Molecule: transfer RNA
Organism: Promethearchaeota archaeon
RNA sequence: GCGCGAAUGGUCUAGUGGCAUGACGACACGCUCACACCGUGUAGGUCGGGAGUUCGAUCCUCCCUUCGCGCA
Numbered sequence: 001g002c003g004c005g006a007a008u009g010g011u012c013u014a015g016u017g018g019c020a021u022g023a024c025g026a027c028a029c030g031c032u033c034a035c036a037c038c039g040u041g042u043a044g045g046u047c048g049g050g051a052g053u054u055c056g057a058u059c060c061u062c063c064c065u066u067c068g069c070g071c072a
Stems, first nucleotide, its partner, number of pairs: 001071007010024003018055001026042005048064005
């Protein structure tokens, strides 16, 4: 340099065009003499950045960034 793939809350992850899912973690409440476990609930996401297509984009197209794999 060329090709392929990946990027989604603090962490891991689901999601093939219609207001983003679950787990762990955090916090509150219940339970307990208390803590842990367990149960219930809450908060936490510019879906890596920009542009385009579309009535509508995490999803399709293009460019860029970072990472991984391969070729030279």